Model confidence (mean pLDDT): 77 of 100. Predicted 3D model of a 403-nucleotide RNA (Bacterial RNase P class A) from a Gemmatimonadota bacterium.
Formats: sequence, structure tokens, C1' cells
RNA sequence: AAGCGAGCGAGUGAGGAUCGCUGGUGGCCCUGGUGGCCGCCAGAGGAAAGUCCGAGCUCCGCAGGGCAGGGUGCCGGGUAACGCCCGGGCGCCGCAAGGCGACGGAAAGUGCCACAGAGAGCAGACCGCCGAUGGCCGGGGAGGCGACUCCCUGGCACAGGUAAGGGUGAAAAGGUGCGGUAAGAGCGCACCGGGCCGCCGGUAACGGGGGUCGCACGGCAAACCCCACCCGGAGCAAGGCCAAGCAGGGACGAGGAGCGGCCCGCUCCACCUGAGUCCCGGGUAGGCUGCACGAGGCGUCCAGCGAUGGGCGUCCCAGAGAAAUGGUCCUCCCGCGUCCGCGGGGCCGCUUCGGCGGUGCCCGUGGGGCGGACAGAACUCGGCUUAUUCCGCUCGCUUCCUC
Repeated sequence: AAGCGAGCGAGUGAGGAUCGCUGGUGGCCCUGGUGGCCGCCAGAGGAAAGUCCGAGCUCCGCAGGGCAGGGUGCCGGGUAACGCCCGGGCGCCGCAAGGCGACGGAAAGUGCCACAGAGAGCAGACCGCCGAUGGCCGGGGAGGCGACUCCCUGGCACAGGUAAGGGUGAAAAGGUGCGGUAAGAGCGCACCGGGCCGCCGGUAACGGGGGUCGCACGGCAAACCCCACCCGGAGCAAGGCCAAGCAGGGACGAGGAGCGGCCCGCUCCACCUGAGUCCCGGGUAGGCUGCACGAGGCGUCCAGCGAUGGGCGUCCCAGAGAAAUGGUCCUCCCGCGUCCGCGGGGCCGCUUCGGCGGUGCCCGUGGGGCGGACAGAACUCGGCUUAUUCCGCUCGCUUCCUC
């Protein structure tokens, strides 16, 4: 210098003033309850988010087993549990530190492999190569009376051979080399790769090495499927308690209204189709609870490579019920390849060598300006994922350069 990994700080933050909000708590007041006033204390996040996994808690369901359906998927460990985390293996990428990976099974079966291409799975001759063998057209020779037969040789590319080379494709039936051949080909051999069988190391995934087999088994399972393991449903609007009014049930049960100052009286209504009073269960509105001591935070020690577990000490830290945690002002804080000024340095010019002037450079400092993200608890935890700023740092490691 370039990078890799793990983390920390700031994050409208600190202090003050003032006006509010939510919860708790103490006091006072009143018309005594969903009341008012005063004081004190506490009051969002690393993701509170998405609601994607896994749990606690609650209610409902459930003899046991199977089918269907869903999920997970290298191995070992951690955990309350997980699709999370840690360690390891393997594959790919990177010189490396390191990063990424739905990473079981394709010799159980079925299916698919677009386009292109001759051929896409018991493969395929488009170009090319060959054409040994057979065929056709020549040349030469030998034999035979002759028809004809045989041998040598040149050509054609007709039959045909060929998977080396070209071409198509994501993928073309192991790869490279030598031999071999008419040309080729695991046809033969060596090495690599692969199958099968022992051995050694490892808890295992897997690794190492030996023998053997010319090589059988193209790819796809986030296609059906097979194998192994896991999975009941709904959710705090869960659930529990109290309980106006209205309606219902039961018991007792005869009076009520008007005229009037009062009594008598009169009128109307009710009287087993029941005014009124009391009681009862369910339960709406509403209230209380669940609901803030928890798989809790912090510190420290021990065990472990680590995830994590254990011991000890210490702390109490929002609980609303459509939603509080806010507004304004002052000072300070952080950043800036921005503007203005001052000081120092470097550089340039002038110099009477004392200095003076300049500055698209560096440092410090004062003021102005601009900027300071994503986002908002709603029963609670453990994860994952996603969003995120002007920025400032720390530790460990890798490669290269210089001294």
C1' cells in the first nucleotide's frame, strides 16, 4: 500500500430553561371516582420491523398404530427448541488471510433434457479422414486353344469403415501421451480419473494406501419418487375473575294516579294475562387480571478449540389499550476536497541580507454555511432476514514494497 476477519463509539447526543404526555408512588382537596392539585421516580431499538422459523404460556382436541399432507436433509456437538449457532469434512472461488454452498439416494422405477445440432441415451456420419475388403474404370504381367482365372499397380469415392479433428450445444458416451491402424478406436500400454474388494487412521462425515477390473454408472430429485428424522389445532381479540342496563326465571304480593290545604268522597288504571319489592343463573357494555423477576441484565471465576454450560456477587430496568416516551429556546458535541479570517511551516519572487510580498500546498485555530441515517414497544423469549448515515476508531491476520 492493497486486502481479510472480529468488534467498539457517535447516531438529534450532553447540560440548562419552559410547556406538555404515559405509568408508579407520597401528600392534600372535593360533589367520594374512570375526579382534581402539588411533589418525587421511571419512560423504545439494534433492528422495537418482516411475522419467516423455533419455543414458553393459555384454551380446545387426543387409547394405540397406519395412510394422506407438510417440513428438514454431509458428520459430530450446543440448546428449552429450531430450518439457528459452533467445530469438522467435501466441493467451488481466492497467491493468501479467508469467503460461498438445500451438500442424502440417479447400478428401485417413471419422467424430462428447450433452442441449436447428423445425433440428447441400449447414441449419432453434417464437414472431414480412410476406402485395407468388395464394386467400377484404367495400365502391366502370368496361365489357358478359348470363355476366363490369378498376381502387381493407378484412379473413382459406389458399398462401406471411422467418434482422432471441425461444427452444434449447458451437456456428445472417461482425459493426456505413446504405440497401433487403410483411417481410427481402451484396440494395446503408462499416468490421471472411475467401479469393486481388503487394510490403516478417524466417534463420524471422510481421508490415506494396496490389490483387482479396460471401464460398466451422461445430467436433473428447489421433477415424481425412495430412505431417515420431525410435525395435533388455535392464539393475549389466548384464557381467568367481577359485573350496570335490557331480556329471562322464581318467591312474596295489592295497590297506583288525578281532583284537594287535609279527611271523606268521586273518576281512571291495575288486581290468578300481576303494579311493586326481593332473590337467581348465564352474560353485553364496562372494570380487574393475564402483564413485566425473566431460558433476565452486568461483573468475575471455572470447564470447553468453540457454540455453550456452571459457580459467586450485584441490579430491578416502559407496560399503553389505538397507543405516552414530545414541542420550543440557549450553550456545547461529531463530520465536511464548502466560504471568510488569523497564526505557523513549505514553496516562489524581491532584498540594503535585517527582512518584505505572494500563495489552487500542509498543519493548527475562530466564525459562518451545510449535513447527522433506518426506524416506534402492544403477552414474552431464542434466532434468521431485511432497512440503515456525515462518520470516527480498536484488535488480530494475509500478500506485496521500502528501510
NCBI's taxonomy places the organism under Bacteria, Pseudomonadati, Gemmatimonadota. Its Rfam family is "Bacterial RNase P class A". From the family's description: Ribonuclease P (RNase P) is a ubiquitous endoribonuclease, found in archaea, bacteria and eukarya as well as chloroplasts and mitochondria. Of the family's consensus pairs, 93% are formed in the model. The sequence was found by an Rfam model in a public genome assembly.